[in-house]
Annotation:
Small-subunit ribosomal RNA from a Patescibacteria group bacterium, 1484 nucleotides, folded computationally.
RNA sequence: CUUUUCGAGAGUUUGAUCCUGGCUCAGGAUGAACGCUGGCGGCGUGUCUAAGGCAUGCAAGUCGUAAGUAGUAGCAAUACUAACUUGGCAAACGGGAGAGGAACGCAUUGGUAACUUACCCAGGGGACGAGAAUAAUCCCGCGAAAGCGGGAAUAAUGCUCGAUAUUAGUGAGGGGACGAAAGUCAUUCUCACUUAAAGCCGCAAGGCGCCCUAGGAGAGGCCUAUGUCCUAUCAGCUAGUUGGUGAGGUAAUGGCUCACCAAGGCAACGACGGGUACCGGGUGUGAGAGCACGACCCGGCUCACUGGGACUGAGACACUGCCCAGACUCCUACGGGAGGCUGCAGUCAAGAAUCUUCCCCAAUGGCCGAAAGGCUGAGGGAGCGACGCCGCGUGUAUGAAGAAGCCCUUCGGGGUGUAAAAUACUUUUCUCUGGGAAAAAUAAAUGAUGGUACCAGAGGAAUAAGGAGCUGCUAACCUCGUGCCAGCAGCAGCGGUAAUACGAGGGCUCCAAGCGUUAUCCGGAUUUAUUGGGCGUAAAGGGUCCGUAGGCGGUUUGUCGCAUCUCCUGUUAAAUCACAAGGCUCAACCUUGUGGCCGCGGGAGAGAUGGAUAAACUAGAGACUAGACGAGGCAAGCGGAAUUGCUGGUGUAGGGGUUAAAUCCGUUAAUAUCAGCAGGAACGCCAAAUGUGAAAACAGCUUGCUAGGAUAGUUCUGACGCUCAGGGACGAAAGCGUGGGUAGCGAAUGGGAUUAGAUACCCCAGUAGUCCACGCCGUAAACAAUGGAUGCUAAGCAUCGGGGGUGUCGACCCCCCCGGUGUUGUUCACUUAAGCUAACGCCUUAAGCAUCCCGCCUGGGGAGUACGGCCGCAAGGCUAAAACUCAAAGGAAUAGACGGGGACCCGCACAAGCGGUGGAGCAUGUGGUUUAAUUCGACAGUAAGCGAGGAACCUCACCAAGGUUUGACAUCUAGCUGCAAGGCCUGGAAACAGGUCCGCCUUCGAGGGUGCUAGACAGGUGCUGCAUGGUUGUCGUCAGCUCGUGUCGUGAGAUGUACCGUUAAGUCGGGAAACGAGCGCAACCCCUAUCCUAUGUUUUAUAUGUCAUGGGAAACUGCCUGCUUUAAGUAGGAGGAAGGUGGGGAUGACGUCAAAUCAGCAUGGUCCUUACACCUUGGGCGACACACGUGCUACAAUGGGAAGCACAAAGGGACGCCAAAUCGUAAGAUGGAGCAAAUCCCCCAAAACUUCUCUCAGUUCGGAUUGAGGUCUGCAACUCGACCUCAUGAAGUCGGAAUCGCUAGUAAACGCGUAUCAGCCACGGCGCGUUGAAUACGUUCUCGGGUCUUGUACUCACCGCCCGUCACGUCAAGAGAGUCGGUAAUACCUUAAGUCCGCUUUGCGGACCAAGGUAGGAUCGAUGAUAGGGACGAAGUCGUAACAAGGCAUCCGUAGCGGAAGCUGUGGAUGGAUCACCUCCUUU
Repeated sequence: CUUUUCGAGAGUUUGAUCCUGGCUCAGGAUGAACGCUGGCGGCGUGUCUAAGGCAUGCAAGUCGUAAGUAGUAGCAAUACUAACUUGGCAAACGGGAGAGGAACGCAUUGGUAACUUACCCAGGGGACGAGAAUAAUCCCGCGAAAGCGGGAAUAAUGCUCGAUAUUAGUGAGGGGACGAAAGUCAUUCUCACUUAAAGCCGCAAGGCGCCCUAGGAGAGGCCUAUGUCCUAUCAGCUAGUUGGUGAGGUAAUGGCUCACCAAGGCAACGACGGGUACCGGGUGUGAGAGCACGACCCGGCUCACUGGGACUGAGACACUGCCCAGACUCCUACGGGAGGCUGCAGUCAAGAAUCUUCCCCAAUGGCCGAAAGGCUGAGGGAGCGACGCCGCGUGUAUGAAGAAGCCCUUCGGGGUGUAAAAUACUUUUCUCUGGGAAAAAUAAAUGAUGGUACCAGAGGAAUAAGGAGCUGCUAACCUCGUGCCAGCAGCAGCGGUAAUACGAGGGCUCCAAGCGUUAUCCGGAUUUAUUGGGCGUAAAGGGUCCGUAGGCGGUUUGUCGCAUCUCCUGUUAAAUCACAAGGCUCAACCUUGUGGCCGCGGGAGAGAUGGAUAAACUAGAGACUAGACGAGGCAAGCGGAAUUGCUGGUGUAGGGGUUAAAUCCGUUAAUAUCAGCAGGAACGCCAAAUGUGAAAACAGCUUGCUAGGAUAGUUCUGACGCUCAGGGACGAAAGCGUGGGUAGCGAAUGGGAUUAGAUACCCCAGUAGUCCACGCCGUAAACAAUGGAUGCUAAGCAUCGGGGGUGUCGACCCCCCCGGUGUUGUUCACUUAAGCUAACGCCUUAAGCAUCCCGCCUGGGGAGUACGGCCGCAAGGCUAAAACUCAAAGGAAUAGACGGGGACCCGCACAAGCGGUGGAGCAUGUGGUUUAAUUCGACAGUAAGCGAGGAACCUCACCAAGGUUUGACAUCUAGCUGCAAGGCCUGGAAACAGGUCCGCCUUCGAGGGUGCUAGACAGGUGCUGCAUGGUUGUCGUCAGCUCGUGUCGUGAGAUGUACCGUUAAGUCGGGAAACGAGCGCAACCCCUAUCCUAUGUUUUAUAUGUCAUGGGAAACUGCCUGCUUUAAGUAGGAGGAAGGUGGGGAUGACGUCAAAUCAGCAUGGUCCUUACACCUUGGGCGACACACGUGCUACAAUGGGAAGCACAAAGGGACGCCAAAUCGUAAGAUGGAGCAAAUCCCCCAAAACUUCUCUCAGUUCGGAUUGAGGUCUGCAACUCGACCUCAUGAAGUCGGAAUCGCUAGUAAACGCGUAUCAGCCACGGCGCGUUGAAUACGUUCUCGGGUCUUGUACUCACCGCCCGUCACGUCAAGAGAGUCGGUAAUACCUUAAGUCCGCUUUGCGGACCAAGGUAGGAUCGAUGAUAGGGACGAAGUCGUAACAAGGCAUCCGUAGCGGAAGCUGUGGAUGGAUCACCUCCUUU
């Protein structure tokens, strides 16, 4: 370079939205474990924990061709064998494990001229002579044993001595090459000294060995560079330490060791310390970059009961060798001994958990041997475990509009399901029988595996399917049971009687000899961001500046070639991986070939960019000169106003303070007022969106000293720059120390108020402090919540400083340039800037586009806390965690709701009036109490003269008692049936029971009806109004509630519907990114007011009229004037019966209150069924200490009583209304005319009016209560009816706090009617007319409502949310008098074995040194009375701090105080609502 390969998301914060951000899931993987299940085979793999302890067997021997000797056979020669010993080689390999170790341990790359190497290979040379012992053996002895001692004998390839000696070693000398020399190099030369050897077999040839030497191969030692985890709450470490000289030591370099000398060495590029960890090839995952891991296999390292040590040897400081010390175990005759599975099996323990005490050396290797051969738990195999990967099977075909069973059902049917059965077929697998390998290399022998793989035949669908899931994410749904219980859950979350979420059944989905769960890793997570994130408000810019290291850096040219790039080359072990072939029937697995990244080394080249170096430049930066600028800093001096105090004068009773008061001051003269004096602190106007400063901050005036930026000149230097970890300096207020000062203010404190309390807000006092000097502290909402520097990217306006131009005598004005500050909005209006942003917003002063450097963030809480360290006099500051806990915490914006926020508007809402309620008696309803029962429902407004518009029985649901059980009522089936209804008698309270009398129809088929029996079923005013329908109340007859299309916004949403006017009204008009539409408003409907007309039952003597019933007219801001925008409209006027909706009614938008009603009705579910059903009698719903609601009647003279007399409307009437007349004091009775009604009746309206009386009193007011006598209804008036007559004559003299209705034919007063109804507890409800007012300035306040706007931490929506103490329980962490233990060092004591040294050497001494002991510290952990905080918990206690102006705006720093939230002082912030003012912008 080409080709190829190559990246998915979802749930969860909200009423909804976008964003930030965490948590969780879907994938893959594992040496796994657990649960359920389990047919076969192949290939792999299997103590991850206690490097804890181990019984037993085996795992390293071999050589008789090195030697002694013993044994066997043989008469012997001799042959054979090898238990024992000497000797050689091996045992340093192979096998196991990962404790330690953060290191040249490992990896990669180089070096060794600073080295070694037995066995093996190839080359050269050599082997002459001599000697002394010793084991086994024999004898003696000790010991329990292990074992040991003494004496005697003997061999060798064992040991010793002599000779020989180069190409070896050491020393000396000469020459050569290079070099100026020092010196370096080479297979150079000469001399001196030192060191060798072994034989065996064979008749022999020869073979195997032996010694020296220089090479090779392979193996090793050492050194260098680079890489290699976390921690700075480990910052300084180091005396053999760093280097040198000399010596020792080693195979070899070297402080490796020692003596002396010097004082170095390492470290922010992280030394030293602590923690953790074998390293690599590789493995898992991932698109990759990465992240995590280091089982099996391969390479390296380290270890072998723990610690130390050396010996032997080519090689060890040695896994199955030795010595010593320690712990542990075992044997013992108690004197002493023995041992080391982290080899293969196996065992105990530990643990969630990991195998057979198997076969074989046949193969591949290893050791020994000349060989035969021996040994080999290396290795080859088998066994066990679904532990993993791969493969196969559990049958195949046909088979019903579809069996049975089971499940569901709308009862019709549907599903399981071609599934089964059945029929036909096949035999992988299985069983049996027979045959039967390769692996053996080699001509022969030799196979553990194994009679295995494989082949053939026979038999028979035969031997073989489960697990998890089914609310969303996530593929797959129904029924029953349960009822916030039992339980589920990865997250969100399910379960409180209709659960696809719990448990079961059926069905379905996904995998499949497995399936799920748990644990861990990677991914998803761009959630640590190199690829690839952020920091105005979500977590996050350091309070500010200076500046070191570091990082980055202007223009031009040359050189170098470090970075960088290209090419070639070496290496990057094998295995693994990728690709392509091949071998097991395929695959897994195995074999062969090919291939590569990154890295490191070597060589050649390029010269852009970065770098280095040399030289230059001026645009960055700095310097210089000039005149201006400013609350810049420090110091000194001066000034006036005001407060307070003091002195004196005038003057008299108050002053002060607050919402209102009080404490307080004042007749010893205050406050007020005048004059003077004193002292301290702060500087009015100017003053501004002003200016200056790095920030903090800085303001009267003058002077002195001092710092700075801007402008102009373009004179000088020549990149001198930018940023900045550590570091340094400055740093509001409060606070601290010392000394001053103190007028005012004022934490703490005292007093007065407020309050339930008031450790507060308010008031009266008042100490620290505030001020000054010096020294500390070092923090703030230290904020623009926005680090610094540089460059670029449209404009407008205002203002400050400087300069220039024009102009002028000089200025002002005007124009231009540079620098600074501010601004783009506050209803309209006014920028469409682009771009960015989650939005809000930012926009040349960027939060835009880019570069560089620094600081900071990574879910909320715990916590800016604990511990540690540093700083501080202290207060405290800086640095800074974890356990535990939650699934959120948060930002911006949206729609609502709310506010003791604002604006506007409306309403008998207030106000102005009239009359009531609350007090009395009674009526009625409710609560409470009582009761056998006092049936039930309704509870702020929106329950309470309500359901009920008629509770003596009935009603009736409640209670007591007596009865019935297919039932009082409905439908059906089967059987039987001359059987219904009714009358009479007996019992009974009745229901009912018993008896008796009477007693059907018919088409004659037995049917219909009725009754009885049996069964399905009836019945329920039982429960759930929070399962429902329907109906209703309320906001509210308030003016609102929505939709389509379009447009705006990422979106929720907005617009329309906001605004200006107007209206009773979202009514109408104007304008406008809206244009239209719907439900509401209004109108249409009814009644009523005027007129016309038609008709005329009744009325009247008749007609008109009234009236009644129809039809029509009339009112629309139509006309005029004013105002307003030429509008909508509004004010006035004319005409008119009526004027601006004429009055009244019906009509009630979207919705709210889980509002009311299962007892009006209907209805799902559930419960009862000789009872929660039904019938009956009696009782109760009517009780009565009390409390509340609604009414009636009164308290009297605007009245009571008596007499006279006038005027309605609307209703009702046949089981009815009832006239006249008569009787009765009356209620009423008798009576019967009339009337199904404009005809008759109820039906005399009453207040009013006229006259008389009463004369202010508990009355001639008031009528309760009680007694007596009656009437009426009704089976029945005792509980418990109404009415009448006579008598009785209670409270009450106008009603506290509080509260209700009403705006005109209204309130108030007066009577009349009617529904229900036998009657009536009606004084209630619903209607009707008669008489007939007062007042409304107005919207400040109360209540309710509407629109807009604003704030919000509320959305169950303020009856919201929410903070802290206290009390109880649970949990984790820290402190703590201490106590206990671990780790690593230090100092001293003691010192085994061993090594080294010395000596007077069967031994003794010295040095080093493991273990041990003593001591004081360091560090880590366990535990601890107690005290403190934190988190979580059911509905506990006290308050109400915060969110609205949260009722005292909140918050930050600091100080004091207080049960607690907190309060107060001081400085600061706006992340404060509201109102007013100022200024600015835009338009005119």
The prediction has a mean pLDDT of 82.